[in-house]
Molecule: c-di-GMP-I riboswitch aptamer
Organism: Bacillota bacterium
RNA sequence: AUCCGACAAAGGCAAAUUCAUCGAAAGAUGAAGACGCAAAGCCUCAGGCCUAAACCGCAAGGCAUGGCAGCUGGGUUGCCGAA
Numbered sequence: 001a002u003c004c005g006a007c008a009a010a011g012g013c014a015a016a017u018u019c020a021u022c023g024a025a026a027g028a029u030g031a032a033g034a035c036g037c038a039a040a041g042c043c044u045c046a047g048g049c050c051u052a053a054a055c056c057g058c059a060a061g062g063c064a065u066g067g068c069a070g071c072u073g074g075g076u077u078g079c080c081g082a083a
Stems, first nucleotide, its partner, number of pairs: 004081002012037002017032006035070001041076003045073003048068003055062002
C1' cells in the first nucleotide's frame, strides 16, 4: 500500500412512524425517532424500480423531461486496524 473487516476504539449516518414545509405525484427537506449501515459519503454512467404534471391517444392507456445512491453493478473520495 492492496485485499479484508473484531461482540476493538473513536467518531458518523439514520429505516418505519409522527409533525411541519415543498411537490401533480413519486418523492424531497427540517424536527422528533432508530430498523439497520464500513462507504447508509458523493455521482443516475448501465440495468432495475416508483410516479405521470405536461405531451400523445376517441378511449383504454402510453410516455421522464421527475424521482429512488438504504435495489444491483460501475465511477470517485474517505475514518480505524485485530485476524